The part of an RNA shown here (small-subunit ribosomal RNA, 3' major domain) has 474 nucleotides and comes from an uncultured bacterium. It matches the Rfam family "Bacterial small subunit ribosomal RNA". Gene Ontology terms of the family: structural constituent of ribosome and ribosome. RNAcentral holds the full RNA, with entries from Greengenes.
Context: one part of a larger RNA
RNA sequence: UGACGGGGCCCCGCACAAGCGGCGGAGCAUGCGGCUUAAUUCGAUGCAACCCGAAGAACCUUACCUGGACUUGACAUCAUGGGUCUACCCGUGGAAACACGGGGUGCUUUGCGCCCAUGACAGGUGGUGCAUGGCUGUCGUCAGCUCGUGUCGUGAGAUGUUGGGUUAAGUCCCGCAACGAGCGCAACCCCUGUCCUAUGUUGCCAGCGGUUUAUGCCGGGGACUCAUAGGAGACUGCCGGGGACAACUCGGAGGAAGGCGGGGAUGACGUCAAGUCAUCAUGCCCCUUAUGUUCAGGGCUGCACGCAUGCUACAAUGGGCAGUACAACGGGCUGCGAUCCCGCGAGGGUGAGCGAAUCCCUUAAAGCUGUCCUCAGUUCGGAUUGGAGUCUGCAACUCGACUCCAUGAAGCCGGAGUCGCUAGUAAUCGCGAAUCAGCAAUGUCGCGGUGAAUACGUUCUCGGGGCUUGUACA
Numbered sequence: 001u002g003a004c005g006g007g008g009c010c011c012c013g014c015a016c017a018a019g020c021g022g023c024g025g026a027g028c029a030u031g032c033g034g035c036u037u038a039a040u041u042c043g044a045u046g047c048a049a050c051c052c053g054a055a056g057a058a059c060c061u062u063a064c065c066u067g068g069a070c071u072u073g074a075c076a077u078c079a080u081g082g083g084u085c086u087a088c089c090c091g092u093g094g095a096a097a098c099a100c101g102g103g104g105u106g107c108u109u110u111g112c113g114c115c116c117a118u119g120a121c122a123g124g125u126g127g128u129g130c131a132u133g134g135c136u137g138u139c140g141u142c143a144g145c146u147c148g149u150g151u152c153g154u155g156a157g158a159u160g161u162u163g164g165g166u167u168a169a170g171u172c173c174c175g176c177a178a179c180g181a182g183c184g185c186a187a188c189c190c191c192u193g194u195c196c197u198a199u200g201u202u203g204c205c206a207g208c209g210g211u212u213u214a215u216g217c218c219g220g221g222g223a224c225u226c227a228u229a230g231g232a233g234a235c236u237g238c239c240g241g242g243g244a245c246a247a248c249u250c251g252g253a254g255g256a257a258g259g260c261g262g263g264g265a266u267g268a269c270g271u272c273a274a275g276u277c278a279u280c281a282u283g284c285c286c287c288u289u290a291u292g293u294u295c296a297g298g299g300c301u302g303c304a305c306g307c308a309u310g311c312u313a314c315a316a317u318g319g320g321c322a323g324u325a326c327a328a329c330g331g332g333c334u335g336c337g338a339u340c341c342c343g344c345g346a347g348g349g350u351g352a353g354c355g356a357a358u359c360c361c362u363u364a365a366a367g368c369u370g371u372c373c374u375c376a377g378u379u380c381g382g383a384u385u386g387g388a389g390u391c392u393g394c395a396a397c398u399c400g401a402c403u404c405c406a407u408g409a410a411g412c413c414g415g416a417g418u419c420g421c422u423a424g425u426a427a428u429c430g431c432g433a434a435u436c437a438g439c440a441a442u443g444u445c446g447c448g449g450u451g452a453a454u455a456c457g458u459u460c461u462c463g464g465g466g467c468u469u470g471u472a473c474a
Stems, first nucleotide, its partner, number of pairs: 001474002003471003007468007015458002019421005026312008034303002042053002064298007073121001077120007085113001088103006106112002123287002126285003132281002134276003137272001139270001144183006150159003163174003189264004194232007204221002208219003235258001238252005314414001318373007330361003335354002340349003380411001385406007427450007
């Protein structure tokens, strides 16, 4: 100087407390361990692995296994020599890859392209993340981490950065052997909340006119909504109290918004030999008729178990049926698909319109109104299983999703324990998208609808920051 302390003091955080809803019990989905297996590819492992890489495992993917094939190779460059000159089609064998036989024979023609042989070489998702780059997680959006000069100390080093206040903040003020500065904080960036101006099509429709059973449907209009740009607005600016006349803080006015308005992006010096050689790149090592390449089938989906994250429930604030109202974000041409017809339905047929503020996906659902059920393993719950189908796709046996009929399991609110959340949040309700032929999505990332309760407080638990103290630790 640090680190540590079941030392002290001060401060902060959904850290506790106060509340609301869960998890832990059930069934199922998904991931992991374990076991099994020819293989169940590999990685990730306290927080910070376990719906994680994977934003799509039937084939492909695919790296694994079994078997069949190839050896300058599926891919690149070059050299030498040669060529009956590509692709492709037919037949035979085969699971295919491919082999054999037959047909065929390119173009812009000293050549290009293609093929064969030979040699250099290719290739490796083989090893090492403890050889590395890059990227990422984490402490932590915590308020810290340092430097120059000066001063002090023999020196390590100290000072500055400590102290008194204050802040979300090493934020600012005051003081001070320090004076300044850098990386961080904040601001500058984006979204959102109010208003103004401009522009009105595909958007809008108040007033005027037309038309219709009805509808911005038409003429028209720019008022409004909205869209797209540009601007205004918030700064403790104003008033009062407190305070050191400071920083700041408390209350108030005006205001759409008030003291960082809300949200996002943004992650200092560093820590964990943290993670990744399987995104990529890369040193070294290893394989080279195989650890490379190709094909078929299988596996990654196995199931006595254990764990994790979710979904659905156990019901009456509910379930069923009928009627009825109101979104936002997005996506669409190998696409979204209206309308009409068929089917109980998944869906099929038809195919208008739309490369989209125009058309479609697209009826939002919870809600509201009416009615049935009356506390029961039930008109709760939907697992499981049987049967019949639809769709995608070369192909749904292993191993897809969905529909209909039947079947109706466990489950009556969950032990010890444990998690999330402080406001348009939790809870609850639906909608969209990426990936994608299809889909195991209950996942992920977004969008809007309805919309709470509680915070006395900082004694305690956990994590963090500052000062100080002890130490046989570095």
The coordinates come from a structure-prediction model, not an experiment, and the mean pLDDT is 85.